[in-house]
RNA sequence: GGUUUAUAAAGAAGAAGGGAGAGAUCAGGCUCUGUGAACUUCUAGCAACCAGUUAAAAAACCAGGUGCUACAUCCUGCCUAAAUAGUUUAGGGCCUAUAAAUU
Numbered sequence: 001g002g003u004u005u006a007u008a009a010a011g012a013a014g015a016a017g018g019g020a021g022a023g024a025u026c027a028g029g030c031u032c033u034g035u036g037a038a039c040u041u042c043u044a045g046c047a048a049c050c051a052g053u054u055a056a057a058a059a060a061c062c063a064g065g066u067g068c069u070a071c072a073u074c075c076u077g078c079c080u081a082a083a084u085a086g087u088u089u090a091g092g093g094c095c096u097a098u099a100a101a102u103u
Base pairs, nucleotide, nucleotide: 001103002102003101004100005099006098007097008096013043014042015041016040017039021032022031023030026077027076028075029074044069045068046067049065050064052061053060054059078092079091080090081089082088083087
């Protein structure tokens, strides 16, 4: 990297460095940002996929391996349905991310 399964409206930030972008990608919109973006380090925290413990467990605990912690659920894109007056709502899909297993 490929495949499969599960999850993605919840939750959780300070400091130092850094110095202009960021919210995954493309397009449009919207938003954050010199009152300091990305990124790095430290500390703290959130969650509970795997691990561990409770003889077992679909239940509970724990926090070792990952993951995550600015705003917004960021939205729309393709299909279907309903209402409506040219948009809204609901469902699905695509894509992406994370975990576990496998190759």
Background:
This is a predicted structure of a 103-nucleotide RNA (SAM riboswitch aptamer (S box leader)) from Pontibacter rufus. It was read from a public genome assembly, where an Rfam model found it. Taxonomically the source falls in Pontibacter (Bacteria, Cytophagia, Cytophagales, Hymenobacteraceae).